[in-house]
Context: one part of a larger RNA
Formats: sequence, structure tokens, C1' cells
RNA sequence: CUGGGCGUAAAGGGCGUGCAGGCGGUCAUGCAAGCGGGAUGUGAAAGCCCCGGGCUUAACCCGGGAAGUGCAUUCCGAACUGUCUGACUUGAGUUCGGGAGAGGAUGGUGGAAUUCCUGGUGGAACGGUGAAAUGUGUAGAUAUCAGGAGGAACGUCGGUGGCGAAGGCGACCAUCUGGACCGAUACUGACGCUGAAGCGCGAAAGCGUGGGGAGCAAACAGGAUUAGAUACCCUGGUAGUCCACGCUGUAAACGGUGAGAACUCGGUGUUGGGGGUAUUGACCCCUUCAGUGCCUAAGCUAACGCGUUAAGUUCUCCGCCUGGGGACUACGGCCGCAAGGCUAAAACUC
Repeated sequence: CUGGGCGUAAAGGGCGUGCAGGCGGUCAUGCAAGCGGGAUGUGAAAGCCCCGGGCUUAACCCGGGAAGUGCAUUCCGAACUGUCUGACUUGAGUUCGGGAGAGGAUGGUGGAAUUCCUGGUGGAACGGUGAAAUGUGUAGAUAUCAGGAGGAACGUCGGUGGCGAAGGCGACCAUCUGGACCGAUACUGACGCUGAAGCGCGAAAGCGUGGGGAGCAAACAGGAUUAGAUACCCUGGUAGUCCACGCUGUAAACGGUGAGAACUCGGUGUUGGGGGUAUUGACCCCUUCAGUGCCUAAGCUAACGCGUUAAGUUCUCCGCCUGGGGACUACGGCCGCAAGGCUAAAACUC
């Protein structure tokens, strides 16, 4: 060659797309590369194994045989893999008709609230805390009424509800646009699955250029607390948070569970469709498909638990693990404006 594993012990790539590669539905014919069988040649000697013999025996030596699972040539076979040709419809896709949705992008609109400004009322406090103080206020604050400005976020509905590959997505309207689901007939006829590289997407923070800046708020300042308090609490407050374009490429990017397919008891919610029963009608009830939860049979598991949304029973492909520390490190390479990212050791030590 051919170990065992990956929810929590080490281990699923953050997510997609996809070249190569790997794997691949049903039927029929041919071919014969893989595959199976026969024959021939070869597979040195020695050694190993078997039989026999020679030294008094053994070791040792001699003779014969077998083996040498291989290679080549040739003949035969055609189930399976492959391949050629033809066909099929269940996998996959197209078409038509529907309804659902915070899926994405752009433009516009709206109300509540905070802050600020102007004016009116008013007249001594407000604010904040465990208690205070810093802070604000007779130059009229807080409170209240009217008007205005500006930015950001969209209460209720709202839901183990929905959508999206993941990150993620929540006011309303319009335009553009992706996907999924259900029902139906017709069509294509395996067109499929996975996917090293590559390419694209990728929260927050951060970076570059230019805008914007209400609230919040790293840093920072002050007040408290304390033995101290470079904190927790309070008063302020700048980057940032927002927008456009470009970069960064990470996360407890988590279901800590890769993708696809098939099979394997049930019960009970809920979302979107379809069919039936029923009704004046909405319901209710039965059933079916797709999603999303909970509880459980068998089975699995070290246990916890998982359990048709599997961690059960199997198949295909990819990624990854191999004692702890050193080390999500050094060096090198590649990428980045930088911060840093990706790849990734060893000495030594237990």
C1' cells in the first nucleotide's frame, strides 16, 4: 500500500462560484482497455520449502522437484467498470399559471424622539449619585408653549415569524433586479454531484481621499470612590459611528455539526402553497409538498445528548486532526498604504 477520527476531547475551510480531477440514473447492441480463464516462453545460480543421498550424527555439502503470486505473446469469456452506437424518463433543467417574503440596488417621502437656535410664559434652582462633587443657572437655566435647523435610527405590528450562500436584512412609496416555493401540462434527454487551484462575496474595528456630524462615545480632561484607582460611578469630550469611492479580509464568521443523494416509528406547534370534506361565510377537520421549532421509537454516543432539519444506516467528493507548551510564533515567500493577514517550523521543555 490499507490506521483511527473531526457537536463539546486535536480536527469542517467564513460563504459562494467554478477549470482540472474524482464519482455518476435506466435499457439494448458492439468493442475488449481494466477484469476472469487457458496455453507457450521467460522468471540465472545459490538461498527458502519438499523428496532422496554423502561425511559415525548435526551443522555443512550433493542430486532432483516444487515455488518464484511477475513479465511478454497468444487464444477464449463479456457479468461488472470503461468505451462506441442507439433508445428511455425517474435525476437535472426549460415552459405556463399562481401566491409569500426585513433578499439586493437606486431615488424620493414621513412621523415620534434627542440636541441646538429664535421668541413667549415663569422666577431659583437644575442636573447627577449609594451619597456627593465636578458641571449648568438671576447675563434668566431646568420646566412649559410656539416656530425653525440638522443628523441618525425607524416604536407598536414583531412572532424558537419571514428572506438570503454566508456575512447579514426591519418606517413608507416608486423604479430596476436575484433566488426559493406550489400547481399544471408540454419539452430537452443524464445535460448531474463534488470541487485542489483560480475568481467573487464577506460583521465590527481599522486605513486613504472628500463630505457630514444630532445622539452615543475609545483616547483625553475633571469630579468621586479607594490604602492606591492609570478602573467600575458621575460631568464633559475627540477620533469613530453616517454618506461616496477605494483598501483591509478578520470573528465564539457558531448549529462550535462541509456539500450532495438514498433509506429508517410516531406525536405536537408554526410559516408559505395545493387538494378534499364542510359551511351563508371565516373557522374546524382530513390529506399533500416545501420551510421552521419542540418532544420522542429504533439506532448511535465516553457521557451530555442527537434522533426524517441525524450526531441513525449507507454512497460520492472536498477540507481538516495526529500529546501539552514553545506557537494563531520565528525565518522565508505571497498579499497590504499601514495596522497587519495567509502559509508555517525548530531548538528546548513537561